RNA sequence: AAAGCAGGCCAUGUGGUUGCUCCCGUGAAAAAACGGGAGAGGAAAGUCCGAGCUCCGCAGGGCAGGGCGGUCGCUAACAGCGACUCACGGCGACGUGAAGGAAAGUGCCACAGAAAGGGAAACCGUCCAUAGUUUAAUGGAUAAGGGUGAAAAGGUGAGGUAAGAGCUCACCGGUGCUGCGGGUGACCGUGGCAGCCUGGUAAACCCCGCCUGGAGCAAGGCCUUAUAGGGAGAGGGGCUGCCCGUCCAAGCUCUCCGGGUACGGCCGCAUGAUGGCGUCGGCAACGGCGCCGCCAGAUAAAUGACCACAUUCCUUUUAAAGGGAUACAGAACUCGGCUUACGGCCUGCUUUGGAA
RNA sequence: CGGGGCGUAGCGCAGUCUGGCAGCGCGCACGGUUCGGGACCGUGAGGUCGGAAGUUCAAAUCUUCUCGCCCCGACCA
Numbered sequence: 001a002a003a004g005c006a007g008g009c010c011a012u013g014u015g016g017u018u019g020c021u022c023c024c025g026u027g028a029a030a031a032a033a034c035g036g037g038a039g040a041g042g043a044a045a046g047u048c049c050g051a052g053c054u055c056c057g058c059a060g061g062g063c064a065g066g067g068c069g070g071u072c073g074c075u076a077a078c079a080g081c082g083a084c085u086c087a088c089g090g091c092g093a094c095g096u097g098a099a100g101g102a103a104a105g106u107g108c109c110a111c112a113g114a115a116a117g118g119g120a121a122a123c124c125g126u127c128c129a130u131a132g133u134u135u136a137a138u139g140g141a142u143a144a145g146g147g148u149g150a151a152a153a154g155g156u157g158a159g160g161u162a163a164g165a166g167c168u169c170a171c172c173g174g175u176g177c178u179g180c181g182g183g184u185g186a187c188c189g190u191g192g193c194a195g196c197c198u199g200g201u202a203a204a205c206c207c208c209g210c211c212u213g214g215a216g217c218a219a220g221g222c223c224u225u226a227u228a229g230g231g232a233g234a235g236g237g238g239c240u241g242c243c244c245g246u247c248c249a250a251g252c253u254c255u256c257c258g259g260g261u262a263c264g265g266c267c268g269c270a271u272g273a274u275g276g277c278g279u280c281g282g283c284a285a286c287g288g289c290g291c292c293g294c295c296a297g298a299u300a301a302a303u304g305a306c307c308a309c310a311u312u313c314c315u316u317u318u319a320a321a322g323g324g325a326u327a328c329a330g331a332a333c334u335c336g337g338c339u340u341a342c343g344g345c346c347u348g349c350u351u352u353g354g355a356a
Numbered sequence: 357c358g359g360g361g362c363g364u365a366g367c368g369c370a371g372u373c374u375g376g377c378a379g380c381g382c383g384c385a386c387g388g389u390u391c392g393g394g395a396c397c398g399u400g401a402g403g404u405c406g407g408a409a410g411u412u413c414a415a416a417u418c419u420u421c422u423c424g425c426c427c428c429g430a431c432c433a
Stems, first nucleotide, its partner, number of pairs: 001352010012310007020039007041328001045339002048337005053216004060244004065212005070084005085099001086097004100207002105205002107201003123146002125142006154172006173197002175194008220267004230257006236248003259432003274293008312325005357429007366382004376413001384400005406422005
C1' cells in the first nucleotide's frame, strides 16, 4: 500500500428570532398573560421471541396441541447473551451451526438401475456343471470388477478358493463395551476386548428430556351526555380443543336488526428488572456497593420554520468567493432481546507485496 | 395501535397439509371449416411459483428472514 476480519463510538454543532406540546412558579380559584425548564431513535421499524401490567371468580388435574434441544454460566424471563466443546468453511485474522435419538418403531428415497434397505438382489463379467471341442443356450455359485444413480453396504495388502467374498489374518478407519488420566461438564488424551462393519432423511411421523392456560392498554377501572335502558333468533356460560373438577347463572351470554353519543374526560401513563460515574467480584455475559440525576408524554396526534457562523463532502473558478448536498428513518402502556434498513469516524488483528 | 389472511402464465384459480417432468378455464398465435365473420375442431406459445437464505440427492410445497396487497376491531344501551 492492497485485500480482508473483529470490535467500539457518533448520528452535524453553537447562537438568535418566531411557533407547537407538556411541566413548574406568579396570578386568592379557573382562564388569559408573564417568567423559567424539558421535548424522538439506534433502530422509535418488522411485530419475530421473552416478560412486566390488566382482565377472564380461584388459574386446578389429565389427554391432546404448541415451543425449545452440545456443555457450563448469566438473567425477572427468553428461541437472548457470555465462555468453552465438537463439526464444517477460510492460507489466516475469524466465521457459521434448529449440534438429543436413524442400534425403539413406522413412512419415503422420483428417474435410471438387476437390486434402494431384507442381511436382499445376478444385467454385463468371472467360475463350475449339463456334454467330446469352440460359440450359443440352460441350471448353479459369486457382490472382487463393469455399468446405473445423490446414495450400491468399510479401505489397502496377504492368505484362501473352482472363481470369489471380513471367509481368515496384519495395518488403517468406524461402532459398541470397558479401564486409566485430565476437566464442574460437553468433551479430550491413552490402553484393552469384540469382525460388530450397521445407507440417507427426524426444518417426515415419532421417541427422549425440559417448558407451556387465554386474551391483549381498542387490556381494565372511574366519571359523565343522550335514547327505543328496544326488537328478533340461538344458547347455559367462564378458563383456545376434549374429559374431569369447580364457580357463576336467565335481571345471564352470543349473533343480527334498529337506536344513541362530548366518536367524550380522568386514571392506567412516566421513579423504572431506570440512566451516568466510581469501585469491588468475575476471562466474559453479568452482579454487589456508593454517589449523583429525573431524561418526551401527544390523542388525529406537539417535537417545526427562518437567519447567521462553524464542521464534512461535491461542483464552478487561477484564487477569493458563490451554489448545492449532509444516510436510514418519527415515540403512542412499558421493558429485555432478535431481525431488517442505513451515513461516517476510530481502534486492534490477519494475508500478500514493497521499502528500511 | 392490536389481530388475521393472501401472493402460481395477460386475467381468475387448483396443486402446498402428504417434497419427485407445474396444471385447469378464459384470453393469445397459427391452421381447418365458411362466400366472409362468430361459434366449433385441431395444434402451439407463454411461468426462473413475490424476493433472499437454509434443510434435503431433490423445494411452488418444509424452515427462517424480507417485500407488497387485502380484511377485522370505537363507546353506550
Source information: This is a predicted complex of two RNAs, RNase P RNA and transfer RNA, with 433 nucleotides together. The prediction has a mean pLDDT of 78. It holds a member of the Rfam family "Bacterial RNase P class A". Rfam's curators write: Ribonuclease P (RNase P) is a ubiquitous endoribonuclease, found in archaea, bacteria and eukarya as well as chloroplasts and mitochondria. Its family is annotated with ribonuclease P activity, tRNA processing and dimeric ribonuclease P complex in the Gene Ontology.